This is a predicted structure of an 85-nucleotide RNA (c-di-GMP-I riboswitch aptamer) from a Bacillota bacterium. The source organism's lineage runs through Bacteria, Bacillati and Bacillota. It matches the Rfam family "c-di-GMP-I riboswitch aptamer". Rfam describes the family as follows. GEMM was predicted in a large-scale screen for bacterial structured RNA regulatory elements.

RNA sequence: CAUAAUUACUGGCAUACUCCGCGAAAGCGGGGGGCGCAAAGCUAUGGGUCUACGGCCGGAAGGCUAGGAUAGCCAAGUUGCAUUA
Numbered sequence: 001c002a003u004a005a006u007u008a009c010u011g012g013c014a015u016a017c018u019c020c021g022c023g024a025a026a027g028c029g030g031g032g033g034g035c036g037c038a039a040a041g042c043u044a045u046g047g048g049u050c051u052a053c054g055g056c057c058g059g060a061a062g063g064c065u066a067g068g069a070u071a072g073c074c075a076a077g078u079u080g081c082a083u084u085a
Stems, first nucleotide, its partner, number of pairs: 003085004012037002017032006035072001041078003045075003048070003054065004
C1' cells in the first nucleotide's frame, strides 16, 4: 500500500418519540433521546420510495407532473478510522 475479517481500547454517528425553529408538503436544522450503524462520512449520477407549492387535465370530486425530499432503500462515485490476518 492492497484485500479480507471482526466481538471497537480512547472515541464517532443517532431510529422512533419529543421540544423549538424552517418548509405548501415530503422533509430539514438545533436540543433531549437511542433503534441501530464499521462508512448510519460526503455526492441525487442510475433505479426505488415520499411529497405536489406551482403547472397541466377536469363541471366538480379528483388525477398527472420534480425543478422538492430521501445518502439510515439499493447501486455507483469519492474520502477516512481501530484491531487482526